RNAcentral holds the sequence, with entries from ENA. The RNA shown here (transfer RNA) has 72 nucleotides and comes from Oribacterium sp. Its Rfam family is "tRNA". The same sequence occurs in records of 2 taxa. Model confidence (mean pLDDT): 83 of 100.
RNA sequence: GGGUUGCUAACUCAAUGGGAGAGUGCCUCCCUUGCAAGGAGGAAGUUACGGGUUCAAAUCCCGUGCGAUCCA
Repeated sequence: GGGUUGCUAACUCAAUGGGAGAGUGCCUCCCUUGCAAGGAGGAAGUUACGGGUUCAAAUCCCGUGCGAUCCA
């Protein structure tokens, strides 16, 4: 330098072009003499960034950035 691939909550990951979610973690409450476990509820997102297509984009297309991998 070229090919392929990934980027979504603090972390690990889902999500046929139409309501952005789960587990863990975090916060509050219940339970306990207290802690853990357990139960109930809650907060937390510019879906890496910039454009394009579309009535509608995390999803499709282009470019950029970062990572992984293969070739040279």